RNA sequence: GGGUGAUUAGCUCAGUUGGCUAGAGUGCUCCCUUGACGUGGGAGAGGUCACAGGUUCAAGUCCUGUAUCGCCCA
Numbered sequence: 001g002g003g004u005g006a007u008u009a010g011c012u013c014a015g016u017u018g019g020c021u022a023g024a025g026u027g028c029u030c031c032c033u034u035g036a037c038g039u040g041g042g043a044g045a046g047g048u049c050a051c052a053g054g055u056u057c058a059a060g061u062c063c064u065g066u067a068u069c070g071c072c073c074a
Base pairs, nucleotide, nucleotide: 001073002072003071004070005069006068007067010026011025012024013023019057028044029043030042031041032040050066051065052064053063054062
């Protein structure tokens, strides 16, 4: 340099050939349980869906560019 994959909550990841409100596990906060801690149970907070444009009535999802991290070729 060419090709290709990934980027969604603090972390690990789902998200159905575009449709109303973006989710799970784990972690965090609070409550119950305990003498206390842990375990267990319940509730809650936490997101510019990497960034910028475009298409569309509607975009995490489609298109283009950029950035970062992998893999293959040279």
Molecule: transfer RNA
Organism: Candidatus Kaiserbacteria bacterium